[in-house]
Model confidence (mean pLDDT): 82 of 100. A computed fold for a 72-nucleotide RNA from an uncultured Verrucomicrobiales bacterium, annotated as transfer RNA.
RNA sequence: UCCGGUGUAGCUCAGCGGUAGAGCGGGUGACUGUUAAUCAUUAGGUCGUAGGUUCGACCCCUACCACCGGAG
Numbered sequence: 001u002c003c004g005g006u007g008u009a010g011c012u013c014a015g016c017g018g019u020a021g022a023g024c025g026g027g028u029g030a031c032u033g034u035u036a037a038u039c040a041u042u043a044g045g046u047c048g049u050a051g052g053u054u055c056g057a058c059c060c061c062u063a064c065c066a067c068c069g070g071a072g
Base pairs, nucleotide, nucleotide: 001071002070003069004068005067006066007065010024011023012022013021018055026042027041028040029039030038048064049063050062051061052060
């Protein structure tokens, strides 16, 4: 320098262009001698950044940033 992959909740990850989700973790409550476990409920997201396409973008296109891998 070139090519590819990944970037979504605190963590690990889903997500056919049509309301952003799960598990774990956190809060509250139930259960009980207490803790743990279990059950119920609840909060938490500028979807890496900036543009573009579209009636509508996490999803398609472009550039950039970070990390990982490959080629030279």
Overview: Rfam family: tRNA. Rfam links the family to the GO term triplet codon-amino acid adaptor activity. It is annotated as a transfer RNA.